[in-house]
């Protein structure tokens, strides 16, 4: 980089460095010199992988199971909202539902 599987309505911030942009893309909307974003330190959240135990099993396998927190991840807004399709609805270019696409994270493969 690419393929595949799962999840994405919950949760969790302080300090320092730096300085003008940032929230993937487009449109909207929002955050930002009362210092955002990024990076560093510490703290925290969660439990995908992992470990221990429990249970089931012929099994090296499994579990809406318990505990831990080693590898990642995350700590503005539902993935901030919408982008494509179908359906319901409205006088309407409105409101809504479902699915996809795109994206993010984790596991596995190339």
């Nucleotide at each position: 980089u690419u393929c595949u599987u799962a999840u994405c309505a919950a949760g969790a911030g302080a300090g320092g460095u730096u300085a003008a942009g940032g929230a993937a893309c487009u449109a909207g909307u929002c955050c930002a010199a009362u210092g955002a974003c990024a990076c560093c330190u510490c703290a925290g959240c969660a439990a995908c992988c992992u470990g221990u135990c429990g249970c089931a099993c012929u099994a090296u396998u499994g579990c809406a199971g318990a505990c831990a927190a080693g590898g990642u991840g995350c700590u503005a807004a539902u993935u901030c909202u919408a982008g494509c399709a179908a359906g319901u609805u409205u006088u309407g270019u409105u409101a809504c539902u479902u699915g996809a696409a795109a994206g993010a994270u984790a596991g596995g493969g190339a």
Predicted 3D model of a 110-nucleotide RNA (SAM riboswitch aptamer (S box leader)) from Virgibacillus alimentarius. The model forms 97% of the base pairs in the Rfam consensus. Rfam family: SAM riboswitch aptamer (S box leader). From the family's description: The SAM riboswitch is found upstream of a number of genes which code for proteins involved in methionine or cysteine biosynthesis in Gram-positive bacteria.